[in-house]
């Protein structure tokens, strides 16, 4: 340098192919219940402008283009 894959809450992850509902789940955090206390269990809450910019569209996490970062592979 060529090609391919990945990027979504503090962490992990589904959704992307086939555009449309308030972006879902697990762990963690916080609060409450329970308990003599802790853990476990139960309930609730907060936390995401979906890596950045641009384009297409009535509408983009999803499609297209250009970048950034990471990984793989061929030299």
């Nucleotide at each position: 340098g060529g090609c391919c894959c990945c990027a979504u809450a503090g962490c992990c992850u589904a959704g992307c192919c086939u555009g449309g509902a308030u972006a879902g789940g697990g762990c963690g955090a916080c609060a409450g219940c329970c308990u003599u206390c802790u853990a476990a269990g139960c309930u609730g809450u907060a936390a995401g402008u979906c890596c950045g910019g641009g384009g297409u569209u009535c509408a983009a996490a999803u499609c297209c283009c250009c970048g950034u970062g990471g990984g793989g592979u061929c030299a």